RNAcentral holds the sequence, with entries from ENA. c-di-GMP-I riboswitch aptamer from Paenibacillus sp. GP183, 88 nucleotides, folded computationally.

RNA sequence: UCACGAUAAAGGCAAACCUGGUGAAAGCCGGGGACGCAAAACUAGAGGGGCUAAAGCGCAUUUUUGCUUUUGCCAGCCAGUUGCCGAA
Numbered sequence: 001u002c003a004c005g006a007u008a009a010a011g012g013c014a015a016a017c018c019u020g021g022u023g024a025a026a027g028c029c030g031g032g033g034a035c036g037c038a039a040a041a042c043u044a045g046a047g048g049g050g051c052u053a054a055a056g057c058g059c060a061u062u063u064u065u066g067c068u069u070u071u072g073c074c075a076g077c078c079a080g081u082u083g084c085c086g087a088a
Stems, first nucleotide, its partner, number of pairs: 004086002012037002017032006035076001041081003047078002049074003055070002058067003
């Protein structure tokens, strides 16, 4: 240095749930709270996968409505990049 990940040390983040706000929604932000996480740090057309469907286009339908796609969103789904420590 690389690989690797301890009953190590210094720390860090924060699920569900409650609550206030925001959004059409998925979700996001603040407070409380800890299920857990060796990357639960960053990256969303330019790797894959998933969620939403207000508006718009197209199609179907007896009206309601349904489907698809753009938009939006999730990295605590896999993945890419970077990083603390140093036992076996």
Overview
It matches the Rfam family "c-di-GMP-I riboswitch aptamer". Gene Ontology term of the family: cyclic-di-GMP binding. The source organism's lineage runs through Bacteria, Bacillati, Bacillota, Caryophanales and Paenibacillus. Of the family's consensus pairs, 89% are formed in the model.